[in-house]
């Protein structure tokens, strides 16, 4: 779930999403099969085997039998006769004729060929199933009983002769028989027709009895039984009729003339329009006629918990058919599978004139097909036909053969056996696993092979066995001869390696494969089943996914636009009756087989036997609660009457004012109008504006309201007329008159259509102007249909409450419209209560949730409509409607694995609210223009090594590319290697250094010098060989570590509790406040963690301690000067350790937190700066810093060396620097730092040089010596110019470093003196000791391409109204079809 309830019974899973719940489809696990295909295959038993072409068939067989029905014929035998001939005279020989017996059988005759066997084409039907009926019937053979069989006749096959024909066959003449055929006699009973009497039933009618008339036969064969005729009964079989049941299409709605009925003839075994004549006009159909499609039906079989669903092989019952179509004959029975006739198609024979045939019988053949067997044996058994019987026939049947096609059973060995063998596979290299598995040892013999024995099946004495020398038994032999198939990502039991690299392939669904694939292929291992295992097709199940059991329709598919109403369905209270439904009991049927239960037989099982069990239908009896039916009563459902009030309910006629437009006239002048801004347009021919008058059409401001009315659509100025409905009150009347409602009918917004009017405003189409990349749009100026009226169509809307109608029941609060009652009041308001309507919140309950909640989406009843995955499609075709537009009804092919509902977390929004940040604004100085430096792209090149690429790559890796570095290129070398470890062998030689030769060098060759030792060898070293080294080779998308970024943004979470079916939520929201999720208050939350803050460092103030290399106030000495000296410990300073700042105090304000102002203080509200970077995001960056998995190279992708390149140069970009000048340049003079460094170093000082620098020399491994300031300030000059600005470029001459400055260093001097006069669009930094400006130091480093980087101090500003906007971020909220998250998703066109 089912059921009143209990028992019994009932299993699910994957897939839509970031996640959830629901709806919903798709798919899987199970069972089955007349199967087929792939791989494999030992035995036996029992079954099964053309599902397709009802396609065509060679050949053989499948229905014959009876001589005891008949006449013949033939063969053999016997008896009699005994011709010709012959003779040894005995006879031989046997023709001919007659008779008899046995056997054979063409024909006549009888019975059977209507059974048995096959097939499923047709058939939607009384065909089948089930239950009845025939008073409307027949029935050979069989059984029982009754009656009878007298006497005759004429033919005809065969046969003989003959004719025609190729044949099949046909004809003529003549003879003959019967249980063949035909009259006559007999007539109990039966039948036919006409009467009489009695009784009965179920309508026609039936039964009994009786009178007269008509209608039979084979006295055969035989020798005792079978036959013949007739009547009655039985049995079997058949025919006919009826109730009920029996597929699909309504995109088939009307069908029917023998049709429906009647009367009368005919016909049949029999009823009947079965047939015919006449008469009537009926009959069937929405409870589905007719048409079309499909199909043999059933017992049963498969599946299912069941209800159901599917099927119609084998076995059994019925039906239909026999090449196709038609027809009858015979017969008891046929309109006949192996009969006849006719027609047709096909095949065969033919002498072309004519003939023959029918495997859907058993085998078999061709064909079709994925696919289905032997041209076997036997009548031994069971059964059938004929016969008295013997017997004959029997492709029925019994058996065998073939096929794993199915079910069932058995086997392929058992025990022992660890060195855990070899070998395979994997490996973390230790081992693990195949694995007691094998080998080995000990056994067994089911199956198998051979030999021997050997059945039952046989009945009833004997005889008789196809199967078959089969089953079975005994003996012997030897583990010998006998295992495969599928799977291993999840569902779903079972995992690793290699190969492959979105390829090859797999896939039932989801999906796997783009270099570490448990998903492909192979191997090892494992799992499942096992003589089978998988796949495919099909059916049921799971699927409650058509829901009777057992579903739904507010938003997922689904309530018709609304009402009225027909059929139908359903129906208030009560009484009596009835008994159709319903309950109970009994009887009949329900074939057998099958299923189920029990027992039994084959060794078991499958298989088989015996017994039991039964749904349904029919009949009889019985009960009367409920439903129905009949009759009667009732009033509460429903309706009527009476009394009231409310209302944009409807229709028609009339009336009104405001406004717009137009017309006329007056006033008046240059604009009006319109927009984001404009223009088109109107206007000097006078607009707009304004005033008066007039015309016309349409709509009715305020009142006006989740207010009213109506069935819905819909209805809004006022008045009148006509008219519908609802409500309240009353309780007079009727007495269930009710509810729903398939078809049907009516109404039905807007748009549209046709006729005639009307036309002010508005306004599709259209025109123009704008906008735009375009703009067939949005905006503007115009403007026609239309909008309005009459009457006629159309019939659709998000026609929505997305919620069908009616009735009943089920907690409450609040508002409002209409009416009544109570109470109250002078009146009015207010209050309580009842009914009807309407709105809102909510309980229970319901719901997937959202939500609904007495106006239900709650709980029930009745009826109708509708749904069954998405797309195709509300489309095509057909039909109906329409003037048309179109409407209603309404598919399929194909395609996808989803489509969808609600809610959740995020993200996003040219959504909203709040807030922050040099984000904007306000400022200052820049970049973008020039020259140069540097990095990048591009181009070039032998190479221009590699990486970094929006912010977050580009003065980045690189805190130093002339060689080296160096990874690149070219050339030259080398191969156990430049470097590590180990082993083996050899050498008693070192390694190394110096020199020589050669070479560009590396290297190669040679000479010389040179070890320790315990002398055993060893260490060390070299050479050879083997393991291995080596790789800046690839993969940052296999990784570790580290780093960048959002972002120093304020966030990110957890435990427990609570809420929710759940994802999740709450906490973390809200109100304040803060730099801050900082703090406070409140709160279904209470706490906690990582972040924030603080703790740490530097700096700012002070105190204490300590004074050298630092300091010098007081005292003394001393110098040109100088802490230089003695001293001092005060100050500065250095180093330590402390202190200080906490909204602590005051005032204002606040619930609190806090905020504002002030005091004091060196410092005031995180004082300033640094370090510190939550959960995470970007497959962000890095395999070239290092490490590391996998892959790749190994006389090379390793290693060494010379040279070159990384520095190239039409160009583009980034970052800087120097400038364009007077707040400046130049010259001269005078001051003041901090931090850091220094021995292959920093260097005072002196000398030389214009200078870079050189030569001397001194101090200092440093608070001691040294590197060591510039801007500023003072004076002078330049006077606005490409200059005394600017310094590029180039020439010359040098210095220094270094093996070496050519490619390719820095610096110095002289000369040269380019661009550039403040920089377009755009854009960067900065909020105070900051920007700007000035110099100094350091790392790397021989030197330096440093204008870079990291630090240090000097001088020292301007501005911030504020948060509208740009950018980024935080919190809350809202929408979403996004979740790879808007750089999303997605639509159309084209290719």
């Nucleotide at each position: 779930a089912u059921u009143c309830g209990c028992c019994c019974u009932u299993a699910g899973a994957g897939u839509u999403u970031g996640a959830u719940c629901c709806u919903g489809g798709c798919u899987c696990a199970g069972g089955a099969c007349g199967a087929a295909c792939g791989c494999u295959g030992g035995c036996g038993g029992c079954g099964u085997g053309c599902u397709u072409a009802a396609c065509a068939c060679a050949u053989g067989c499948a229905a014959g039998u009876c001589g005891a029905g008949c006449g013949g014929a033939g063969u053999u035998c016997g008896a009699a006769u005994g011709a010709a001939g012959u003779u040894u005279c005995g006879g031989c020989g046997g023709a001919u004729u007659u008779c008899g017996a046995a056997c054979u059988u063409a024909g006549c005759g009888g019975c059977g060929g209507a059974c048995g066997g096959g097939u499923g084409a047709g058939u939607a039907a009384c065909g089948c199933g089930u239950g009845a009926g025939c008073a409307a019937u027949c029935u050979g053979u069989c059984c029982c009983g009754g009656a009878c069989a007298g006497g005759g006749g004429g033919a005809u096959a065969a046969c003989a002769c003959u004719u025609g024909g190729a044949a099949a066959c046909a004809g003529g003449u003549g003879c003959u028989a019967a249980u063949a055929c035909c009259g006559c006699a007999u007539a109990a009973g039966a039948c036919c027709a006409c009467g009489g009497a009695g009784g009965g039933g179920c309508a026609u009618c039936c039964c009994u009895u009786u009178g007269a008339g008509g209608u039979a036969a084979a006295a055969g064969a035989a020798a005792u039984u079978c036959g013949g005729u007739u009547c009655g009964g039985g049995g079997u079989g058949a025919g006919c009729u009826c109730g009920c049941g029996u597929c699909c299409c309504a995109u088939u709605a009307g069908c029917u003339a023998g049709u429906u009925g009647g009367u009368g003839a005919g016909g049949u075994a029999a009823c009947g329009g079965c047939c015919c004549a006449c008469c009537a006009a009926g009959g069937c159909g929405a409870c589905g006629a007719u048409c079309a499609g499909u199909a043999g039906c059933c017992g049963a079989c498969c599946u299912g918990a069941g209800a159901g669903g599917g099927u119609a092989a084998u076995c059994g019952g019925c039906c239909a058919c026999a090449u196709u179509g038609g027809a009858a004959c015979u017969g008891a029975g046929a309109c006949a599978c192996g009969g006849u006739c006719c027609a047709a198609a096909c095949u065969c024979c033919u002498a072309c004139g004519g003939g023959a045939g029918g495997c859907a019988g058993c085998a078999g053949u061709g064909g079709g097909g994925a696919a289905u067997a032997u041209u076997g044996c036997a009548c031994a058994a069971u059964g059938g036909g004929c016969g008295c019987a013997a017997g004959c026939c029997u492709g029925a049947u019994g058996c065998a053969g073939c096929a794993a096609c199915g079910c069932c059973g058995c086997g392929u060995g058992a025990g022992u056996g660890a060195a855990g063998a070899a070998g395979g596979u994997c490996u973390u290299c230790g081992g693990a696993u195949c694995g007691u598995a094998a080998a080995g040892c000990u056994c067994u013999g089911u199956c198998c092979u051979a030999a021997g024995g050997g059945a039952a099946g046989a009945a009833g004495a004997a005889g008789u066995g196809a199967c078959g020398g089969u089953a079975c038994c005994u003996u012997a032999g030897g583990a010998g001869g006998a295992a495969g198939c599928c799977c291993c990502g999840g569902c779903u039991a079972a995992c690793u390696a290699c190969g492959u690299g979105c390829c090859a392939g797999c896939a039932g669904c989801c999906g796997c494969g783009g270099u570490a694939a448990u998903a492909c292929g192979u191997a090892g291992g494992g799992g499942g089943c096992g003589a089978g295992c998988g796949u495919u097709a099909u059916c049921c199940g799971g699927a409650a996914u058509u829901a009777u059991u057992g579903g739904g329709c507010g938003u997922a598919a689904a309530g018709a636009g609304u009402a009225c109403g027909u059929a139908g369905g359903u129906g208030g209270u009560u009484u009596u009756g009835u008994a159709a439904g319903c309950g109970u009991g009994a009887g009949g049927u329900g074939a057998a087989a099958g299923c189920c239960u029990g027992c039994a037989g084959c060794u078991u099982a499958a298989c088989u036997g015996c017994a039991g069990c039964g749904a349904g239908c029919c009949u009889c009896a019985u009960g009367a609660a409920c439903u129905g039916c009949a009759a009667g009563a009732c009033u509460u459902g429903a309706g009527u009457g009476c009394a009231g009030g409310a209302g944009g309910g409807g229709u028609a006629a009339g009336u009104g004012g405001a406004a717009c437009u137009c017309c006329a006239u007056g006033u008046g002048u240059a604009g009006c109008g319109g927009u984001g801004a404009a223009a088109u347009g109107c206007g000097u021919a006078g607009a707009u504006a304004u005033a008066u008058g007039g015309a016309a059409g349409a709509a009715c401001a305020c009142c006006g309201g989740u207010g009213g009315c109506g069935a819905a659509g819909g209805c809004g100025a006022c008045u009148u007329a006509c008219u519908g409905g609802a409500c309240u009150g009353u309780a007079a009347c009727u007495g269930a008159c009710a509810c729903u409602g398939a078809g049907g009918u009516a109404c039905g917004a807007a748009a549209g259509c046709g006729u005639g009017g009307g036309g002010a405003g508005c306004a599709a189409a259209c025109a123009g102007g704008a906008u735009u990349a375009g703009a067939u749009a949005c905006c503007c100026u115009g403007g026609u249909a239309g909008u309005c009226c009459c009457g006629a169509c159309c019939u659709u809307a998000a026609a929505c409450g997305g919620u069908g109608u009616a009735c009943a029941c089920u907690c409450g609060g609040g508002g409002u419209g209409g009416g009544g009652c109570c109470a109250u009041u002078u009146c009015a308001c207010c209050g309580g209560u009842c009914c009807c309507g309407u709105c809102u919140c909510u309980u229970a309950g319901c719901u997937a949730a959202c939500g609904c909640g007495u106006u239900a989406a709650g709980u029930g009843u009745a009826c109708c409509g509708c749904c069954u995955g998405g797309g195709g499609a509300g489309u095509a075709c057909g039909g109906c409607c329409g003037c048309a537009a179109g409407g209603c009804u309404a598919a399929a092919a194909c395609u996808c694995a989803a489509a969808g509902a609600a809610a959740u977390u995020g993200a996003c929004g040219g959504g909203g609210g709040c807030c922050c940040g040099c984000a904007c604004a306000a400022g200052c100085a820049g970049a973008g223009g020039a020259g140069c430096a540097u990095g990048u792209g591009g181009c070039u090149u032998a190479a221009u090594u590699c990486g970094a690429u929006g912010c977050a790559a580009c003065g980045c890796g690189a805190a130093g590319a002339a060689c080296c570095u160096u990874a690149c290129c070219u050339g030259g070398a080398u191969u156990u290697g430049a470097c590590a470890u180990a082993c083996a062998g050899c050498u008693g030689c070192a390694c190394g250094g110096u020199c020589u030769a050669u070479g560009a060098a590396a290297g190669u060759a040679g000479a010389c010098c040179u070890c320790c030792u315990u002398c055993g060898a060893g260490g060390g070293u070299g050479c050879u060989g083997u393991a291995c080294a080596g790789g800046u080779g690839c993969u940052g998308c296999a990784u570790g570590g580290c780093u960048g970024u959002c972002g120093u943004c304020a966030g990110u979470u957890c435990g427990u509790g609570c809420c929710g079916u759940g994802a999740g939520g709450u906490g973390u929201u809200u109100g304040g406040u803060u730099a801050a999720g900082u703090c406070c208050a409140c709160c279904a939350a209470c706490g906690a963690a990582c972040g924030c803050a603080a703790c740490c460092c530097c700096u700012u103030u002070g105190a204490u301690g300590u004074g050298u290399u630092g300091c010098c106030a007081a005292c003394g000495g001393g110098u040109c000067a100088a802490g230089c000296c003695g001293g001092g410990a005060a100050c500065u300073c250095g180093c330590a350790u402390c202190a200080u700042a906490c909204u602590g105090c005051u005032g204002g304000u606040u619930u609190a937190c806090g905020c504002c102002a002030g005091a004091g203080g060196a410092a005031g509200g995180u004082g300033g700066g640094g370090a510190u970077g939550a959960c995470g995001u970007c497959a962000a960056g890095u395999c070239a810093g290092c490490a590391c998995g996998g892959c790749c190279c190994u006389u090379a992708c390793g290693u060494c060396c010379g040279g070159g390149g990384c520095g190239a140069c039409a160009c583009a970009c980034g970052u800087g620097u120097u400038a364009c000048a007077a707040u400046g340049g130049u010259g001269a003079g005078u001051a003041c730092a901090g931090a850091a460094g220094g021995c292959a170093g920093c260097u005072a000082c002196c000398u030389g040089g214009c200078g870079a620098c050189a030569g001397g020399a001194u101090g200092c491994a440093a608070a001691u010596c040294u590197u060591c300031a510039a801007a500023a300030c003072u004076c002078a000059u330049c006077u606005c110019a490409g200059u005394u600005c600017g310094g590029a470029u180039u020439g010359g001459a040098g210095u220094c470093u270094g093996c070496a400055a050519c490619u390719c260093g820095a610096c110095u001097c002289c000369a040269u003196g380019a661009a550039g006069u403040u920089g377009g669009a755009u854009u960067c930094g900065c909020u105070a000791g900051u920007a700007a400006u000035c110099g100094c130091g350091c790392a790397u480093c021989a030197g330096c391409c440093a204008u870079g980087g990291c630090g240090c101090g000097g001088u020292g500003a301007a501005u911030a109204c504020g948060u509208u906007c740009c950018c980024g971020g935080g919190c809350c909220u809202u929408g979403u079809a996004c979740u790879c998250a808007c750089c999303g998703c997605c639509c159309g066109u084209c290719a």
This is a predicted structure of a 1391-nucleotide RNA (small-subunit ribosomal RNA) from an uncultured bacterium. Its Rfam family is "Bacterial small subunit ribosomal RNA". Model confidence (mean pLDDT): 84 of 100. RNAcentral holds the sequence, with entries from ENA.